[in-house]
């Protein structure tokens, strides 16, 4: 850096330091000196993997959290494509459901 599979409307923030950004990109629209980003501590969620436990012939299934990651405003904050509904004389735009696309996580392999 890419491939493939998952999952993404749930959950969870103090303090110290730093001082003007921040929410991927752009657009909106939000957050932020009553203090951003980065860094540190500690502490949560979660339960992708790993461990352990219990079951089971197995593949698993359930539960626990000491390891590895990951997360801790707002649906991936919202959007674009397609398909379908509703509306309506028709068409657009809003609106609603399902998909794909962007992103991000992880775990696997190059």
């Nucleotide at each position: 850096c890419u491939a493939u599979c998952a999952u993404c409307c749930a959950g969870a923030a103090a303090g110290g330091u730093g001082g003007a950004g921040g929410g991927a990109c752009u657009g909106g629209c939000c957050c932020u000196g009553a203090g951003a980003a980065g860094c540190c501590u500690u502490g949560g969620c979660a339960a992708c993997c790993g461990u352990c436990a219990u079951u089971g012939c197995a593949c698993g299934a359930u539960g626990a959290u000491c390891g590895g990651u990951g997360c801790c405003a707002a649906u991936u904050c919202c959007a674009u494509c397609c398909c379908g509904g509703a509306c309506a004389a028709g068409a657009g735009a809003a609106c609603c459901g399902g998909g794909a696309a962007u992103g991000a996580u992880g775990a696997u392999g190059g």
SAM riboswitch aptamer (S box leader) from Chlorobium sp., 110 nucleotides, folded computationally. The source organism's lineage runs through Bacteria, Pseudomonadati, Chlorobiota, Chlorobiaceae and Chlorobium. Model confidence (mean pLDDT): 80 of 100. The sequence was found by an Rfam model in a public genome assembly. The model forms 97% of the base pairs in the Rfam consensus.